A computed fold for a 102-nucleotide RNA, annotated as THF (Tetrahydrofolate) riboswitch aptamer. The prediction has a mean pLDDT of 80. It matches the Rfam family "THF (Tetrahydrofolate) riboswitch aptamer". About the family: Tetrahydrofolate (THF) riboswitch was first reported for Ames et al. as an RNA motif in 5' untranslated (5'-UTR)regions of folate transport and biosynthesis genes in Firmicutes genomes.
RNA sequence: AGUAGAGUAAAUACUGCGCGUCAAGUGUCACAGGAUGGGAUGUCGCCUGUGAACGAAAAGUACGGAUGACCGGACUUGCGAUGCAGUGUUGCGUCCGCUGCU
Numbered sequence: 001a002g003u004a005g006a007g008u009a010a011a012u013a014c015u016g017c018g019c020g021u022c023a024a025g026u027g028u029c030a031c032a033g034g035a036u037g038g039g040a041u042g043u044c045g046c047c048u049g050u051g052a053a054c055g056a057a058a059a060g061u062a063c064g065g066a067u068g069a070c071c072g073g074a075c076u077u078g079c080g081a082u083g084c085a086g087u088g089u090u091g092c093g094u095c096c097g098c099u100g101c102u
Stems, first nucleotide, its partner, number of pairs: 001102005010090009019080003028052007038096005058077004063072003
C1' cells in the first nucleotide's frame, strides 16, 4: 500500500420473572435535551423530559365481608404494539485506529 474481517446504539424470536386489565404502559404528533463500534464526526435510527390528540378484553374458581344488590384481595386462563433479564439471530455513513492475509 492492497484486500478481507471484528466490534455500537438498537431491532427481532424464544424463555423466565413482573406490571396493567379500577388503563398505567405501548403506539402517534410537536418542542427541548442526551447517548450512540477504540477515537473524531454525524443522522436514518435509539433514549429521556414536557405538552397535545387518540385509545384497549375480559372470563372462570374457591375464599372472606354484607340481609341484599354488591364489595375485597388471592389463584387460573386470556388480553396489552406492556416492563426487565437471559440466550440466539441481525446490526455505523465518512475519516482514523484494531485483527488476518499479500